[in-house]
RNA sequence: UAUCUACUUCGGGGUUGGGUGAAAUUCCCUACCGGCGGUGAUGUCUAAUCGUUUAUAGCAUACUUAUGCACACGAUGAGGCUUAGUCCGUGACCCGGACGCUUAUGUAUAGCGUACGGUGGACCUGGUGCAAUUCCGGGACCGACAGUAAAGUCUGGAUGGGAGAAGGAGAGC
Numbered sequence: 001u002a003u004c005u006a007c008u009u010c011g012g013g014g015u016u017g018g019g020u021g022a023a024a025u026u027c028c029c030u031a032c033c034g035g036c037g038g039u040g041a042u043g044u045c046u047a048a049u050c051g052u053u054u055a056u057a058g059c060a061u062a063c064u065u066a067u068g069c070a071c072a073c074g075a076u077g078a079g080g081c082u083u084a085g086u087c088c089g090u091g092a093c094c095c096g097g098a099c100g101c102u103u104a105u106g107u108a109u110a111g112c113g114u115a116c117g118g119u120g121g122a123c124c125u126g127g128u129g130c131a132a133u134u135c136c137g138g139g140a141c142c143g144a145c146a147g148u149a150a151a152g153u154c155u156g157g158a159u160g161g162g163a164g165a166a167g168g169a170g171a172g173c
Stems, first nucleotide, its partner, number of pairs: 001172001003171003007167004017029003031153002033143002035090004043081003048076005058069005085141002094118003098114005123139005145156003
């Protein structure tokens, strides 16, 4: 340290206050929330390089006001950390056939698992600027399935799965 192997740990937030009603955290008004990786003109720290004027103080050289360095300010800027719910990709949920396992005399059905494929929600506007769906201002919009008075926020599958994150170990280079 490109890569490979097995392992360990971690890995989702949110209904406030009212209204109607027999009943709603589900309807209505209002409130609240934003998985993972990438991009990112954001913010911040810092090495380095370049430029600059006046004042003050410092160092060096010349020697009496100059030159150089440093400081200060400005610009560029490698690197670190940080920066999008709506951009690009991806996970969960759902669907599909295939394969495997279980039940079974056997088939079908059903259940579970594996990899693969599919579906899959949402942004405009003003400003700045070479450049922004990412920055700043403003206004919008979106959110699996099952249950139940119709649910992004309650309960449940789920003490599950998971994109991935961190870590040390072994192999290899």
Predicted 3D model of a 173-nucleotide RNA (FMN riboswitch aptamer (RFN element)) from Paenibacillus antarcticus. It matches the Rfam family "FMN riboswitch aptamer (RFN element)". Its family is annotated with FMN binding in the Gene Ontology. Its mean pLDDT, the model's own confidence on a scale to 100, is 75.